Model confidence (mean pLDDT): 81 of 100. The part of an RNA shown here (large-subunit ribosomal RNA, domain II) has 730 nucleotides and comes from Candidatus Hadarchaeum yellowstonense. It was read from a public genome assembly.

Context: one part of a larger RNA
RNA sequence: GCCAGGGAGUUUCGUGUCGUGGCGAGGCUAAGCGGUUCAACCGCGGAGCCAGAGCGAAAGCAAAAGGUCCGCAACCCGCAAGGGCGAGGGACUGGGUGCUAACAGCGCCCGGAGUCACGGCGCGAAGACCCGAAACCGGGCGAUCUAGUCCGAGGCAGGCUGAAGUCCCUCUUUGAGGGAUGGAGGGCCGAACCGGUCUUGAUGUGCAAUUCGGUCGGAUGACCUUGGGCUAGUGGCGAAAGACCAAUCAAGCCCGGUGACAGCUGGUUCCUUCCGAAGCUGGCCGCAGUCAGGCCUAGCGCGAGGUCGCCGGUGGCGUAGAGCACCGAUUGGGGAUGCAUGGGGGGAAACCCCCGGCUCUCCUGUCGAACUCCAAAGCUGCCGGCACCGUAGACCGCUAGAGACGGGAUGCGGGGGGUAAGCUCCCGCUCCGAGAGGGGAAAAACCCAGACCGGGGUUAAGGCCCCUAAAUGUCGGCUAAGUGUCAACCUAGAAGGGCGUCCUCGUCCUCAGACAGUGGGAAGGUAGGCUCAGAAGCAGCCAUCCUUUAAACAACGCGUAAUAGCGGACCCAUCGAGGGCGGGGGCCCCGAAGAUUCACGGGGCUAAGCCGACUGCCGAUACCUCGGGGCAGUCGAAGUUUAGUAGACUGAUCUGGUAGGAAGGCGUCCGGCGUGGGGAGAAGUACGGCCGUGAGGUCGUAUGGACCACGUUGGAAUGAGGAUCCUGGU
Numbered sequence: 001g002c003c004a005g006g007g008a009g010u011u012u013c014g015u016g017u018c019g020u021g022g023c024g025a026g027g028c029u030a031a032g033c034g035g036u037u038c039a040a041c042c043g044c045g046g047a048g049c050c051a052g053a054g055c056g057a058a059a060g061c062a063a064a065a066g067g068u069c070c071g072c073a074a075c076c077c078g079c080a081a082g083g084g085c086g087a088g089g090g091a092c093u094g095g096g097u098g099c100u101a102a103c104a105g106c107g108c109c110c111g112g113a114g115u116c117a118c119g120g121c122g123c124g125a126a127g128a129c130c131c132g133a134a135a136c137c138g139g140g141c142g143a144u145c146u147a148g149u150c151c152g153a154g155g156c157a158g159g160c161u162g163a164a165g166u167c168c169c170u171c172u173u174u175g176a177g178g179g180a181u182g183g184a185g186g187g188c189c190g191a192a193c194c195g196g197u198c199u200u201g202a203u204g205u206g207c208a209a210u211u212c213g214g215u216c217g218g219a220u221g222a223c224c225u226u227g228g229g230c231u232a233g234u235g236g237c238g239a240a241a242g243a244c245c246a247a248u249c250a251a252g253c254c255c256g257g258u259g260a261c262a263g264c265u266g267g268u269u270c271c272u273u274c275c276g277a278a279g280c281u282g283g284c285c286g287c288a289g290u291c292a293g294g295c296c297u298a299g300c301g302c303g304a305g306g307u308c309g310c311c312g313g314u315g316g317c318g319u320a321g322a323g324c325a326c327c328g329a330u331u332g333g334g335g336a337u338g339c340a341u342g343g344g345g346g347g348a349a350a351c352c353c354c355c356g357g358c359u360c361u362c363c364u365g366u367c368g369a370a371c372u373c374c375a376a377a378g379c380u381g382c383c384g385g386c387a388c389c390g391u392a393g394a395c396c397g398c399u400a401g402a403g404a405c406g407g408g409a410u411g412c413g414g415g416g417g418g419u420a421a422g423c424u425c426c427c428g429c430u431c432c433g434a435g436a437g438g439g440g441a442a443a444a445a446c447c448c449a450g451a452c453c454g455g456g457g458u459u460a461a462g463g464c465c466c467c468u469a470a471a472u473g474u475c476g477g478c479u480a481a482g483u484g485u486c487a488a489c490c491u492a493g494a495a496g497g498g499c500g501u502c503c504u505c506g507u508c509c510u511c512a513g514a515c516a517g518u519g520g521g522a523a524g525g526u527a528g529g530c531u532c533a534g535a536a537g538c539a540g541c542c543a544u545c546c547u548u549u550a551a552a553c554a555a556c557g558c559g560u561a562a563u564a565g566c567g568g569a570c571c572c573a574u575c576g577a578g579g580g581c582g583g584g585g586g587c588c589c590c591g592a593a594g595a596u597u598c599a600c601g602g603g604g605c606u607a608a609g610c611c612g613a614c615u616g617c618c619g620a621u622a623c624c625u626c627g628g629g630g631c632a633g634u635c636g637a638a639g640u641u642u643a644g645u646a647g648a649c650u651g652a653u654c655u656g657g658u659a660g661g662a663a664g665g666c667g668u669c670c671g672g673c674g675u676g677g678g679g680a681g682a683a684g685u686a687c688g689g690c691c692g693u694g695a696g697g698u699c700g701u702a703u704g705g706a707c708c709a710c711g712u713u714g715g716a717a718u719g720a721g722g723a724u725c726c727u728g729g730u
Stems, first nucleotide, its partner, number of pairs: 001730006011126013026050003032044004054061002064093001067092004075084003094110006129267002132264001136257006147231009156221001158189003161185001165181007193218003198214002201212002233249001235245002270665006280293005295403001296401006305389003309386009321374001322372002327368003332363005338358002341356006407432003411429007437448003452628007462618003465603003471615001473614006484605002496590003500587010517574005523547003528542003553568001556567003629655002631651005666719001668716010684703008
């Protein structure tokens, strides 16, 4: 891993509500007792509980058996429209009580429905759906391991060194030196013994839950070993590492409290049908949670309107933009009046003149989320209309049950933050979440389209050379770059360039011959003047005329030391039809760099690329059609009142679905009652046929060898693939 078996919302009490049934202004018994076939059950038992009156903190006081109106269903009249009546319902009125000065008002209540049993679903208390901690507390057991310590006992080959002391000798004699002797030392080397440095050797399901080999430290000491004692868990012991206290230590082990608690992780077992969410707002030591509201489900009540969207009307707003009228900021210039006003000049001084500062004003130039004289789009209240929904009961209300309160989008729009982000925080719609199918190569949210089941057909998006269903389709252009073969996103190709090419517009030249090419000319005054070593068209400065001409510059470039020389402008000839410049558009090119071989899905393609037009075809669970199921609504039997069942009709406007709510069923085990089967073969097992939307049912054959089934009713330790689930097998 697989297989088999086991494996998770239970039970009691209390309480809320709904359903069914009994009785009903009442309802019910509890403990206990009696009877009994000692089981079921039958009969007593009214203590007590709930209801029957409320209001008030309390003292206390104490209510409609119906007075008016509206009106749903039903019923009646009517062909209909409509009308009458109208249980229940609604609005008044009246009443009780409290507050109060109140004979204002306001709160709660009043025109009788409850109670008992059983069942469903919640909630509370309990282990409370199941498994899961690390921990906490109590009582015990441990120092045969290990730490320290006490008492007793034992062990340490051999070698080296040579302290004090003592003796002798010498000398310069209070002492020193030398030689012997002596045998000290947490002395030295090194076995036993104790240890455990390195090898990151061997081993690494080992010889071994720490060993083996080599190497290494101590080895008369704070040494090693052994026998017997002592210290115990918020305690010991510790030459101190949080080390050690029996392979366990930042609080031992065993048992108990104990099914500790867990807002956390995992798991939670048959089927079908109906509906179907939320990831938002507010509170909380709240942010992995929970409570309330909103959103979902079921039941009930009422009885006629409701409203996302569009249009119009009528109010509101102060954003985008704009503006400077206010507030604040701000450029330059002119003028004015004054002054607690600063500086400079003149003057003996009075005073005068010039430049500033402040204030006011005019012209001019600018800004603002917390400025506004203005002001959209848009949003919104109300009214009307359209459309849609609604008597098949909407909207609204009541009761019960939830889930959810981590959202996401590279979607289409609007914003705040940020350089930006598959970034972050908001708003509207849609989608995914919880949505299958077709397309986009592949792909949560992009395009098409909302899947009850089966058959047939037609289309959508997207496609039609092959892989691969359908055009190697038609017409006209463009591209030569394999550009491309991409709807967008995923997944970038930019600024800036291009005598690449196509289209278009403007302007100029042109058979009186353009543009390009080719042939020729391009002269004279003159080497202009100045400057300069030189300066001759061409270092530089000034001037830039005249003549001959078809034309030719006092020279546009190269060149020389300076000349020379070579082109250019300009002119002629030849040639013979378009040419030059500028703007716009399409496709294309450059710009263009990434890490293992390339990346239109691939092959490949010059169209099978791009743009435009057209005709066919393919292609979904979409649409159409045929049949069927369910669900909903309307109607509705027989007859033992079963049953709103069987059945009939209608549904273009029902039938995707996670969390979740609701409904109906299948199967297993055990009991009561009834009916049956079985050695002429029960259950079980294996295989096969048939039936049912399904859980499942039924039949046959074989095996097996003794029990089993159906109907109805009651009760459950009732359904397995998951939990690193448990036990066993393999």